[in-house]
RNA sequence: GGAGUCGGCCAGGCAAUCGCUCCAUCUUACGAUGGGGAGGAAAGUCCGGGCUCCACAGGGCAAGGUGCCAGGUAACCCCUGGGGGGCGUGAGCCUACGGAAAGUGCAACAGAAAAUAUACCGCCUGUUCGGCUUGAAAGAGUUGGAUCGGUAAGGGUGAAAUGGUGCGGUAAGAGCGCACCGCGCAGGUGGCAACACGCUGCGGCAAGGUAAACCCCACCUGGAGCAAGACCAAAUAGGAAAGCGAUGCCGUGGCCCGCGGCGCUUUCGGGUCGGUCGCACGAGGCCGCCGGUGACGGCGGUCCCAGAUGAAUGAUUGUCCACGACAGAACCCGGCUUAUCGGCCGACUCCCACU
Numbered sequence: 001g002g003a004g005u006c007g008g009c010c011a012g013g014c015a016a017u018c019g020c021u022c023c024a025u026c027u028u029a030c031g032a033u034g035g036g037g038a039g040g041a042a043a044g045u046c047c048g049g050g051c052u053c054c055a056c057a058g059g060g061c062a063a064g065g066u067g068c069c070a071g072g073u074a075a076c077c078c079c080u081g082g083g084g085g086g087c088g089u090g091a092g093c094c095u096a097c098g099g100a101a102a103g104u105g106c107a108a109c110a111g112a113a114a115a116u117a118u119a120c121c122g123c124c125u126g127u128u129c130g131g132c133u134u135g136a137a138a139g140a141g142u143u144g145g146a147u148c149g150g151u152a153a154g155g156g157u158g159a160a161a162u163g164g165u166g167c168g169g170u171a172a173g174a175g176c177g178c179a180c181c182g183c184g185c186a187g188g189u190g191g192c193a194a195c196a197c198g199c200u201g202c203g204g205c206a207a208g209g210u211a212a213a214c215c216c217c218a219c220c221u222g223g224a225g226c227a228a229g230a231c232c233a234a235a236u237a238g239g240a241a242a243g244c245g246a247u248g249c250c251g252u253g254g255c256c257c258g259c260g261g262c263g264c265u266u267u268c269g270g271g272u273c274g275g276u277c278g279c280a281c282g283a284g285g286c287c288g289c290c291g292g293u294g295a296c297g298g299c300g301g302u303c304c305c306a307g308a309u310g311a312a313u314g315a316u317u318g319u320c321c322a323c324g325a326c327a328g329a330a331c332c333c334g335g336c337u338u339a340u341c342g343g344c345c346g347a348c349u350c351c352c353a354c355u
Base pairs, nucleotide, nucleotide: 001351002350003349004348005347006346007345008344009343010342012320013319014318015317016316017315018314020037021036022035023034024033025032026031039326043337044336046335047334048333049332050331051225052224053223054222063221064220065219066218067217068082069081070080071079072078083097084095085094086093087092098216099215103214104213105210106209120155121154122151123150124149126147127146128145129144130143131142132141133140134139163181164180165179166178167177168176182205183203184202185201186200187199188197189196190195229277230276231275232274239268240267241266242265243264244263248262249261250260251259252258284303285302286301287300288299289298290297291296321324
């Protein structure tokens, strides 16, 4: 100097004028003064929790989710650290990564065969029919066809083919035997564990793949959501109780009693219009110290930082520059994912050149 990897940060600045909204103070009020007023994602609503109401003895089934190990956390499909596997020269990145020895299913095309064995070409012994050579003959050698078998070395198919390499062995071959590698089991050592080991022994090797296929195993999960929900409370209809009033009217009945209904007032209850709360002090921000590799935790100090309900957070002008992206709260918080102009900082890797 070039090319990259990882982590973090900023998100146009300043000034003037005119507005919008919330809070406090003053004011009868109009209004005045002072203060606050979007984001790193406020987004998607994909996970997890707080909060609220409903349901709920306990257990099981079903359904859904999670799935290497340890830790963090209020909790998590999150985060941190570690292990295994894959990619990259490297910094580093990716990884649903439990079980295929319970059972079921699936594998197009090709191929003999796709899961229990099988054999298309090939290789080999035997039998048999020929050719040729040799021999007096019997026979021997060689070669071609058919056939009973053996074989799984070699070829060929496929994404995937029943451990690999070498030596021995054999008619030809084959874990058939042996050595090394790989694999499985048991033990040992290290590690909390996942797991690791060129430590030991045993086994010739079974048990191919696929579980974001059914399934099995382990663990987790009640439902609805701030239009949750709580409180205050006009009017109207209907309800309950008490009191008042002619013992009045209506119905039932031949009549009386009785029964039912009808009036007014007050109270209760109810909850509509409307209003208040929930609703902004919170798993809160910043700084420092301590513990921890880290996620994070503890202690101390300091700060108050949008809160609407037709719903505010804007407009104009000037100026500067690097010329400004994606986008805007609606109960709150922790994550994940997605969108995003331009730029800054830190740590690290590789290549080239020079000293």
Source information: Bacterial RNase P class A from a Gammaproteobacteria bacterium, 355 nucleotides, folded computationally. The source organism's lineage runs through Bacteria, Pseudomonadati, Pseudomonadota and Gammaproteobacteria. The coordinates come from a structure-prediction model, not an experiment, and the mean pLDDT is 76. It was read from a public genome assembly, where an Rfam model found it. Its Rfam family is "Bacterial RNase P class A". About the family: Ribonuclease P (RNase P) is a ubiquitous endoribonuclease, found in archaea, bacteria and eukarya as well as chloroplasts and mitochondria.